[in-house]
RNA sequence: GUGCGAAUAGCUUAAAUGGUUAAAGCACUAGACUGAUAAUCUAGAGAGUGACAGUUCAAUUCUGUCUUCGCACA
Numbered sequence: 001g002u003g004c005g006a007a008u009a010g011c012u013u014a015a016a017u018g019g020u021u022a023a024a025g026c027a028c029u030a031g032a033c034u035g036a037u038a039a040u041c042u043a044g045a046g047a048g049u050g051a052c053a054g055u056u057c058a059a060u061u062c063u064g065u066c067u068u069c070g071c072a073c074a
Stems, first nucleotide, its partner, number of pairs: 001073007010026004019057001028044005050066005
């Protein structure tokens, strides 16, 4: 340099024929339990989806460019 793929909560992943409030596990906070921890149970908070444009009534989802990361080729 060329091609392909990925970017969503602190971390790991989901969601997708474009359509109501973006879901789960771990972690975190509070409570129950315990002599006290852990484990377990219950409840809660936390992200508008890498950036900028385009299409659309409506974009996390489609299109373009860019950024970062990974793989392959040279």
Transfer RNA from a marine sediment metagenome, 74 nucleotides, folded computationally. It matches the Rfam family "tRNA". It is annotated as a transfer RNA.